[in-house]
Context: one part of a larger RNA
RNA sequence: CCCGCGGCUAGACGGAAAGACCCCGUGAACCUUUACUGCAGCUUUGUACUGAGCGUUGAGGCUGGGCGCGUAGGACAUGUGGGAGACUGUGAAGCCGGGCAACAGCCCGGCAGAGUCGCAGGUGAAAUACCACUCACCCGGCAUCAAGACUCUAACCCGCGCCAUUACCUGGCGCGGGGACAGUGCAUGGCGGGCAGUUUGACUGGGGCGGUCUCCUCCCAAAGAGUAACGGAGGAGCACAAAGGUACGCUUAGCACGGUUGGAAAUCGUGCCAAAAGUGCAAUGGCAGAAGCGUGCUUGACUGCGAGACAAACGUGUCUAGCAGAUGCGAAAGCAGGUCAUAGUGAUCCGGUGGUGCUUGAUGGAAGGGCCAUCGCUCAACGGAUAAAAGGUACUCCGGGGAUAACAGGCUUAUACCGCUCGAGAGUUCAUAUCGACAGCGGUGUUUGGCACCUCGAUGUCGGCUCAUCUCGUCCUGGGGCUGCAGCAGGUCCCAAGGGUAUGGCUGUUCGCCAUUUAAAGAGGUACGUGAGCUGGGUUUAGAACGUCGUGAGACAGUUCGGUCCCUAUCUACCGUGGG
Numbered sequence: 001c002c003c004g005c006g007g008c009u010a011g012a013c014g015g016a017a018a019g020a021c022c023c024c025g026u027g028a029a030c031c032u033u034u035a036c037u038g039c040a041g042c043u044u045u046g047u048a049c050u051g052a053g054c055g056u057u058g059a060g061g062c063u064g065g066g067c068g069c070g071u072a073g074g075a076c077a078u079g080u081g082g083g084a085g086a087c088u089g090u091g092a093a094g095c096c097g098g099g100c101a102a103c104a105g106c107c108c109g110g111c112a113g114a115g116u117c118g119c120a121g122g123u124g125a126a127a128u129a130c131c132a133c134u135c136a137c138c139c140g141g142c143a144u145c146a147a148g149a150c151u152c153u154a155a156c157c158c159g160c161g162c163c164a165u166u167a168c169c170u171g172g173c174g175c176g177g178g179g180a181c182a183g184u185g186c187a188u189g190g191c192g193g194g195c196a197g198u199u200u201g202a203c204u205g206g207g208g209c210g211g212u213c214u215c216c217u218c219c220c221a222a223a224g225a226g227u228a229a230c231g232g233a234g235g236a237g238c239a240c241a242a243a244g245g246u247a248c249g250c251u252u253a254g255c256a257c258g259g260u261u262g263g264a265a266a267u268c269g270u271g272c273c274a275a276a277a278g279u280g281c282a283a284u285g286g287c288a289g290a291a292g293c294g295u296g297c298u299u300g301a302c303u304g305c306g307a308g309a310c311a312a313a314c315g316u317g318u319c320u321a322g323c324a325g326a327u328g329c330g331a332a333a334g335c336a337g338g339u340c341a342u343a344g345u346g347a348u349c350c351g352g353u354g355g356u357g358c359u360u361g362a363u364g365g366a367a368g369g370g371c372c373a374u375c376g377c378u379c380a381a382c383g384g385a386u387a388a389a390a391g392g393u394a395c396u397c398c399g400g401g402g403a404u405a406a407c408a409g410g411c412u413u414a415u416a417c418c419g420c421u422c423g424a425g426a427g428u429u430c431a432u433a434u435c436g437a438c439a440g441c442g443g444u445g446u447u448u449g450g451c452a453c454c455u456c457g458a459u460g461u462c463g464g465c466u467c468a469u470c471u472c473g474u475c476c477u478g479g480g481g482c483u484g485c486a487g488c489a490g491g492u493c494c495c496a497a498g499g500g501u502a503u504g505g506c507u508g509u510u511c512g513c514c515a516u517u518u519a520a521a522g523a524g525g526u527a528c529g530u531g532a533g534c535u536g537g538g539u540u541u542a543g544a545a546c547g548u549c550g551u552g553a554g555a556c557a558g559u560u561c562g563g564u565c566c567c568u569a570u571c572u573a574c575c576g577u578g579g580g
Stems, first nucleotide, its partner, number of pairs: 001580007010572003014567002022401004027397002029393004035198005041191003045187005051152003056147004061142006068135001075128001079133004085117003094111007156178009201213003210230001214236006237382001238280001239339002244298007252276001254272005278287002281344001283342003302325004308319003314383001327336003350376007358369002408455001409453001410451003414448001416444006425435002462537001463535003467529001468526005475500003478495006502516005543561004547556003
């Protein structure tokens, strides 16, 4: 050096299973509910199957009777019209009895036996007898309808017996019970996770929680425009009939001094200063020839258009001379198509309203539609998926991702640990024996983090056991310097990694506390060394319970009991042994 055999399991990010954690998908499935929308089911009402009788109540209709009081007037005048007569031995006035009653009168019965009322006059808005129609209220009759009560039987329902029939269905017959109810059809309102289909946004230095989502102003923005971030600051979702137009006019804030009440500050005067004021509202840019502040007159906060530009993916947005018509102000020239400018907002569909011969399906109309004007969206997730939508999953599943989290590694080193510089001060005196403020500069890669770079077609995660190996910033043992080192015992610093560096109690613990030893009971790295070496107490599935939260399904770096740890070693490494 080559080839074996027997071992061991540190590595081959070993094998196994397209990671179950995490995120993503306009994925899925179950489950929940006061998510949305439905469906069953239950229920309300109407109507049909559905008939008879009796009385009650109500409605409108027909019909009979009664009743109707402002004042004045014979006196209780519903209204209008006709009307000069009407009623009466078929019984007038009067009297008696009864009924109604608002004590005025009306009606009925009896006696009685011949007149009574009206017109005229008078009062009054209207004149009475009598007739017709009519209004309001009261009492009765008839038919219809309705409501509710009771009764019936023949629909309909139930039970029993006989027969078909040797038959738990059914039919016929008979009897009994119920009965126009129940039940069913159609229509209709309600309740309705019992069931079903679905929805339950995105951004995001992982996701969730929080915040945000449209528009305006400034910085970032790198002197044209534009320019991102969960970068730094603020605003808007209107207002105004004058706060618009025009003609004419005016000049603010502050300070000083002076001046009655009057004060720091009210109004007045003088001066200084110079835009610091004001602008309906945030900021920026403007504005004194004013865009700021007033007065007069007014409606251009107009209609039809629009050359040309800016901006811009598109859709939108912005500026605008000029022309035609009509108008306001101004002597005129002129100015005026809202406001000093930049925010004050919402596409399309659908629908409403007004106008308009534009259309009108044989024709004439109409309906409907079009066109013009206008209205209805915190469609604010603001280019708006629907008119209409929340949650749970540890019972979970699928497709993907190291595009993205948890472990480990990497980068970084804020934080952490260690050191250094300076030396205020403490140390009786004395900065530096020892300690060291305020500051500054490093080292390490042991903490907590940041980033998200390999790994999600898998790199097994805390602690213990076993076995270790390295570093030195050294716990002991060794050698030294200084000391506020007399000695003993210490403090601090330098050198030094050869060897060594506890047993128990509690806890899953690492850690820590305690007990007792020891020369000492060091600090760290090694995928927080080591699960193809062991364990499996903790964490971190499925069961269950408590507390708390939640309407609930369920949830909780809250607790509690329970809970499958696979691999026969190919290569490298290592140990033992053999052959060439």
RNAcentral holds the full RNA, with entries from SILVA.
Predicted 3D model of a 580-nucleotide part of an RNA (large-subunit ribosomal RNA, domain V) from Maconellicoccus hirsutus.
Its Rfam family is "Bacterial large subunit ribosomal RNA". Gene Ontology terms of the family: structural constituent of ribosome and ribosome.
The coordinates come from a structure-prediction model, not an experiment, and the mean pLDDT is 84.